Predicted 3D model of a 109-nucleotide RNA (SAM riboswitch aptamer (S box leader)) from a Terriglobia bacterium. Its Rfam family is "SAM riboswitch aptamer (S box leader)". Rfam describes the family as follows. The SAM riboswitch is found upstream of a number of genes which code for proteins involved in methionine or cysteine biosynthesis in Gram-positive bacteria. NCBI's taxonomy places the organism under Bacteria, Pseudomonadati, Acidobacteriota, Terriglobia. Of the family's consensus pairs, 97% are formed in the model.

RNA sequence: AUCUCAUCGAGAGUGGCUGAGGGACGGGCCCGAUGACGCCACGGCAACCGCUCCGACUUUAGUCGGGGGUCCGGUGCCAAUUCCCGCCCGGUAAUGGGGCCGAUGAGAG
Numbered sequence: 001a002u003c004u005c006a007u008c009g010a011g012a013g014u015g016g017c018u019g020a021g022g023g024a025c026g027g028g029c030c031c032g033a034u035g036a037c038g039c040c041a042c043g044g045c046a047a048c049c050g051c052u053c054c055g056a057c058u059u060u061a062g063u064c065g066g067g068g069g070u071c072c073g074g075u076g077c078c079a080a081u082u083c084c085c086g087c088c089c090g091g092u093a094a095u096g097g098g099g100c101c102g103a104u105g106a107g108a109g
Base pairs, nucleotide, nucleotide: 002108003107004106005105006104007103008102013042014041015040016039017038021031022030023029025086026085027084028083043078044077045076048074049073050070051069052068053067054066055064056063057062087098088097089096090095
């Protein structure tokens, strides 16, 4: 590379540098010289892993598709529901359900 599982309607920005596109792709709609995107610093959000406390079960060493705490450890994130739609099914439609793609984490390799 690729595969598996879980989650994706909540939450959280200031300063500096740079300077034209950015929001993955197509369409839409937005953000952007009143400086977006990106990078850096600081700050913050979040409980996926870790750590820790409690509970249940239990083969007493563990399990939990139980709850709480913790950002000191590993990541992630801080415009808009993953910004919306895209494919299939139902429906006149509004819209409902499922899926694809994508993102993040954990694991396999």